This is a predicted structure of a 1531-nucleotide RNA (small-subunit ribosomal RNA) from a Chloroflexota bacterium. The organism belongs to Chloroflexota, within Bacteria. Its mean pLDDT, the model's own confidence on a scale to 100, is 84. Rfam family: Bacterial small subunit ribosomal RNA. Its family is annotated with ribosome and structural constituent of ribosome in the Gene Ontology.
RNA sequence: AAACUGUUUUAGCGAGUUCGAUCCUGGCUCAGGACGAACGCUGGCGGUGUGCCUUAUGCAUGCAAGUCGAACGGACCCUGCCGGGACCUUCGGGUUCUGGUGGAAGUCAGUGGCGGACGGCUGAGUAACACGUAAGCAACCAACCUCCCAGUGGGGAAUAACCCGCCGAAAGGCGGCGUAAUACCGCAUUCGCUCCCCGGAUCGCAUGUUCUGGGGAGGAAAGCCUUCGGGCGCUGGAAGACGGGCUUGCGGCCUAUCAGGUAGUUGGCGGGGUAACGGCCCACCAAGCCUAAGACGGGUAGCUGGUCUGAGAGGACGACCAGCCAGACGGGGACUGAGACACGGCCCCGACUCCUACGGGAGGCAGCAGCAGGGAAUCUUGCGCAAUGGGCGAAAGCCUGACGCAGCGACGCCGCGUGGGGGAAGAAGGCCUUCGGGUCGUAAACCCCUUUUCUGGGGGAAGAGGAAGGACGGUACCCCAGGAAUAAGCCUCGGCUAACUACGUGCCAGCAGCCGCGGUAAUACGUAGGAGGCGAGCGUUGUCCGGAUUUACUGGGCGUAAAGGGCGCGUAGGCGGUUAGGUAACUCUUCGGUGAAAUCUCCCGGCUCAACUGGGAGGGGUCCGGGGAAAGUGCCUGACUGGAGGGGCGCAGAGGAGAGCGGAAUUCCCGGUGUAGCGGUGAAAUGCGUAGAUAUCGGGAGGAACACCAGUGGCGAAGGCGGCUCUCUGGGCGCUACCUGACGCUGAGGCCCGAAAGCGUGGGGAGCAAACCGGAUCAGAUACCCGGGUAGUCCACGCCCUAAACGAUGAAUGCUAGGUAUGGGGGGUAUCGACCCCCUCCGUGCCGAAGCUAACGCGUUAAGCAUCCCGCCUGGGGACUACGGCCGCAAGGCUAAAACUCAAAGGAAUUGACGGGGGCCCGCACAAGCAGCGGAGCGUGUGGUUUAAUUCGAUGCAAAGCGAAGAACCUUACCUGGGUUUGACAUUCUAGAAGUAGGGACCCGAAAGGGCGACGACCCGUUAAGUCGGGAACUAGAACAGGUGCUGCAUGGCUGUCGUCAGCUCGUGCCGUGAGGUGUUGGGUUAAGUCCCGCAACGAGCGCAACCCUCGUCUCGUGUUGUAUUCUCACGAGAGACUGCCCUGUAAAAGGGGAGGAAGGUGGGGAUGAGGUCAAGUCAUCAUGGCCCUUACACCCAGGGCUACACACACGCUACAAUGGGAAGUAACAAAGGGUCGCGAAGCCGCGAGGCGAAGCCAAUCCCAUCAAAUCUUCCCUCAGUUGGGAUUGCAGGCUGCAACUCGCCUGCAUGAACGUGGAGUUGCUAGUAAUCGCAGGUCAGCACACUGCGGUGAAUACGUUCCCGGGCCUUGUACACACCGCCCGUCACGUCAUGGAAGUCGGCAAUGCCUGAAGUCGCUGGGCCAACCCCGGUUCGCUGGGGAGGUAGGCGCCGAGAGCAGGGCCGGUAACUGGGACGAAGUCGUAACAAGGUAGCUGUACCGGAAGGUGUGGCUGGAUCACCUCCUUU
Repeated sequence: AAACUGUUUUAGCGAGUUCGAUCCUGGCUCAGGACGAACGCUGGCGGUGUGCCUUAUGCAUGCAAGUCGAACGGACCCUGCCGGGACCUUCGGGUUCUGGUGGAAGUCAGUGGCGGACGGCUGAGUAACACGUAAGCAACCAACCUCCCAGUGGGGAAUAACCCGCCGAAAGGCGGCGUAAUACCGCAUUCGCUCCCCGGAUCGCAUGUUCUGGGGAGGAAAGCCUUCGGGCGCUGGAAGACGGGCUUGCGGCCUAUCAGGUAGUUGGCGGGGUAACGGCCCACCAAGCCUAAGACGGGUAGCUGGUCUGAGAGGACGACCAGCCAGACGGGGACUGAGACACGGCCCCGACUCCUACGGGAGGCAGCAGCAGGGAAUCUUGCGCAAUGGGCGAAAGCCUGACGCAGCGACGCCGCGUGGGGGAAGAAGGCCUUCGGGUCGUAAACCCCUUUUCUGGGGGAAGAGGAAGGACGGUACCCCAGGAAUAAGCCUCGGCUAACUACGUGCCAGCAGCCGCGGUAAUACGUAGGAGGCGAGCGUUGUCCGGAUUUACUGGGCGUAAAGGGCGCGUAGGCGGUUAGGUAACUCUUCGGUGAAAUCUCCCGGCUCAACUGGGAGGGGUCCGGGGAAAGUGCCUGACUGGAGGGGCGCAGAGGAGAGCGGAAUUCCCGGUGUAGCGGUGAAAUGCGUAGAUAUCGGGAGGAACACCAGUGGCGAAGGCGGCUCUCUGGGCGCUACCUGACGCUGAGGCCCGAAAGCGUGGGGAGCAAACCGGAUCAGAUACCCGGGUAGUCCACGCCCUAAACGAUGAAUGCUAGGUAUGGGGGGUAUCGACCCCCUCCGUGCCGAAGCUAACGCGUUAAGCAUCCCGCCUGGGGACUACGGCCGCAAGGCUAAAACUCAAAGGAAUUGACGGGGGCCCGCACAAGCAGCGGAGCGUGUGGUUUAAUUCGAUGCAAAGCGAAGAACCUUACCUGGGUUUGACAUUCUAGAAGUAGGGACCCGAAAGGGCGACGACCCGUUAAGUCGGGAACUAGAACAGGUGCUGCAUGGCUGUCGUCAGCUCGUGCCGUGAGGUGUUGGGUUAAGUCCCGCAACGAGCGCAACCCUCGUCUCGUGUUGUAUUCUCACGAGAGACUGCCCUGUAAAAGGGGAGGAAGGUGGGGAUGAGGUCAAGUCAUCAUGGCCCUUACACCCAGGGCUACACACACGCUACAAUGGGAAGUAACAAAGGGUCGCGAAGCCGCGAGGCGAAGCCAAUCCCAUCAAAUCUUCCCUCAGUUGGGAUUGCAGGCUGCAACUCGCCUGCAUGAACGUGGAGUUGCUAGUAAUCGCAGGUCAGCACACUGCGGUGAAUACGUUCCCGGGCCUUGUACACACCGCCCGUCACGUCAUGGAAGUCGGCAAUGCCUGAAGUCGCUGGGCCAACCCCGGUUCGCUGGGGAGGUAGGCGCCGAGAGCAGGGCCGGUAACUGGGACGAAGUCGUAACAAGGUAGCUGUACCGGAAGGUGUGGCUGGAUCACCUCCUUU
């Protein structure tokens, strides 16, 4: 100098995960910080901290508390002098032993003093005045230190050491002789001290305190050293300081599933004890004391300063450092002392260890090091007293594992380094690649530089006060030299969360904090490359705080998410109207005290910085004291009337209790009439009835319930209350404003009431009806339906005490727009009037402003705005459970967990989808019709089976006469066999060969192929020239080809289907927090989201329609091959139809009818297929990613197979006949196609298929092809397995083709099967349609019952939309969203896990009673023992004897650790067996719930049942649907 003061400021981050999506609720999880840590991988240096958190387990060894000779006697050692003995002698003496007497430096055990109560360690115990904080002691102590006053005189008796003897293994002990003191004991002295007595003064709330005067009694001492100055001590007293003891207020853990505890307990009187108060202890007396503001009990725990975290408030913790407490092997005890009930002291009991001669002894590391054990885990048996501090001493000094240092450990914090600059041919190499490249990457190499660190050498501290003396330490530090040298890892890379590719793997191996990854292309596993992060560390695990406003004081909630007590009365408590005065507890302010140091913040310093550390300042209390303020709260006093209560006058009511009365109906009984049925159901049956039912009439009995009135009407606190009358009784409302004067509100505990079911006792019992018994239904039915039927339902009394006890909304008070309806009352106005109208209070509903809400909704009857009190919630399951307690006769009720498990469970709303929900509307969807299929035979396809192979695909609709518009070979993909290997095919490269490529003939062969090989080229350039070179081709080789091998769930493309259905969306705006809605809904209309109207929508897009083709009419043009050419026909171009016109109806759109017209309301048909759905189909059309094969999964060939055959299905053909079949005949009549490797005429042959034949035709010309067939006419057949039907088979032929055996088609003759109209079921079709008839074409050598087209003949029916199917729109419910082929419940079975009960059994803890009782204190006793003091005696004067006083061993007593016995309490372990629970890809049984879930569901209770569950009774709506009533909104 700074930090100062005031004001302001500084401080708070989120994310993932429930859903198809959304908002909310809510839990789980993550990112941060911290640590006495541990583990994994890795590890260069230094500084500074720190290091048994577990067994307060056990400890070998060493050390950790001694010191004082200036308290004392002695011993030893050294030495002087005087003697004595022995030996030697050089006779001087020497050596040694010993006696006496001195001296001085030192050593030692003992006596004595001080210390050992500190320091050091630990955290077991302790929930306590233990700790913290603030006070008090008028109830206290105090060695050493400081100050003051006074004193220190004179005696005595012992004893240890030592010596002797003895005992013992030892530890140790006994006896004897003798001795000193600052050891011990009397005596004297006494200011003050203590006690007693008598006074005075002062202070205090007080017991009393302080000061002081007088008298009496009692009580001290020790010496040592000295330089002779003195110093150090000692004794009594007074005071201080340090330290301690005691008391009190307040503060700080969990548990009420611990609710009562307590006998020295609470108090008193007296006493004992202590330094001191005290029930601390004792005797006696009294009966108190503590407790819901939590006693007592249980569990846990040393407390604090502080530490970590946090914006803070808080939360968690209490290592190191510091304060306090407690402990010292477990337990008890005292002794000594100023101080202890004593860590390195003593005694006893116990456990353990060790020694032992078995008789006895010894020991206590929670001191430092160290060992064992435990454990995930925690160090050296180091150096030094140099510093700091401590003990003793006068001092020197000694002691000091306190301490200072060093060592070990990345355990933490802090600092430093592992190099710096340059360096692109972007080297090599790795990885990736779209093959171009990219990346590691200036990174490396290489060049230049530096030297922290390192290594070597040299110097070298401070820390030490006046000299010497330094463990650390030859350390820090400094200098020099050397040399980039000695020095980098760990984790991660799906999202959160920063960082991506390749390969491997294939729901495996594995990962994972949460969500979740992995089932063949994995950024999620493993490896690699690369990247990100941090860095001598990095990750993981554990724990704490944070995020978490997720316990909410700051700062949350409870209608439906978890959460309002079933309702009331009321205790404690909490809260409380207006006004005045007082007071000052709370509150506010100011001052003082205290809040240790360290820590924290700030400022300034010291180590090079920092960590670390020094100094200063600040901050910190719910604390104590003093002064002040008085608004608010509290308290006291007074007043007030608005809250509350009362009085008076009225009013409504299923309010409650009791008694009585009434009618209708059911049932039963009696009687009459009457006869065959009645009941009952979807339909039935059981049942009742000819012994007379049901029906009907009359009479009677009995019980229960009270129709209409009756109403989201009334009353009650709730449960609940309903015929009428009477009695008793509670509450409410209105009017009045007379009285009281805050008397109020709420309400933990407590008490009362409390539907139904249920229980007990006794009645009653008509109807109804759990259980039960039958009948049905059903796969089953322990249900739903039906017939019976007992508890019960009813009454009385007593229990039970629950509920969807609900408005899922606690009570009270105030405030905050309205409208409307209704119940009760009052008033105004007006009137004949109780009418109308208006105002007002109380109640009950609905709609709504503001506001609130996650939304739904609530909204003066709040879920709004506020106050106050109570109850309750804190993820789901486990669990309205277990255990314990209380209650109950029982059933059971109230209270109420944990283990374990899940990543959710939820609320509201949204869009869909779905419904055995609703409304509207379409479609050959049904119905009405016609013809079929399903039965037969045959054809074709498929499944299945078979096979060497029967290649593959397609599989509900939407596979199955489908791919295939045509499998004898081929096709062909399959099988068998035979062969080929750069390949049947493409591109490229290298090399080679000269009669090369090719290749007639010939050989083997089934062929393919393999041999041999006459002959024998081509293109370009070049040459005299087949001369040379090159190309092609060939051979060999390398790249590669090839694959109908796999994946349609990696894909493109194409296709099917819903569906030619009318839908699907967007922009802007608006609404909603949002998903999303609106538009697109509504009213009409249409085939249509077609159009119109309306409307917070306005527009638009893809679809619809139209535009295109074709048919129908007409016109025009052109007309060959058509032609009589007008018509017809062909081609082309146009016209025409638009609800344009009329009528009806209407707002419009549109609709109905009509005219005209070839055609009329899209005229018929076609093409055209929105957005999407089905992981639909296709890797075998093609294309294509990835994978796989490569003398084989490729390629070639022959033969076989795809054609199999007990069966099953699908689609067809032909039939079953007379509306037919056959024969004959004639008259007929098409359209659309095809044709040159073709169609093929005429003519001829053949019964025929066909053959011969060849004209014509590249086609309006010719041909297929004639008369198309059905049809028509005539004849036969006459209802039959036939003159129906044609399968099958035989024979004989024809055609195609290399080839008809497997395996083609056709013809003729012969054969003549099933089949007589087809069960359940099922298909197509609404008009030129169905049905029926033929014709043509494509494919194709041949093969058509299929397919695609064409025309001929040519119907029936549609009332209608209830039902089946599909679809569209609106709406509703939903627990569905993989979307009803959804979801989902319970038993059973299996596995795993935790847990309850349980005969028992084992253990722990704290008590209780009885008994026994160590050490020890205290008390009593003490005949034994005892030096000092007193008395008496003796005496040789050395002493000695006796007695007393006093003490003491021993004995006894109380208490007493512990042991024993006994019965209990609490807690835990274990257990045959047993109960439920949780979880577990594909187990069993059913179908309870979600849509009206197919019997609405849920619910308390009761009974029953394999199970979900069913039924009874009462309740709830958190029930769909339809109708009605009421209310509301709008007009």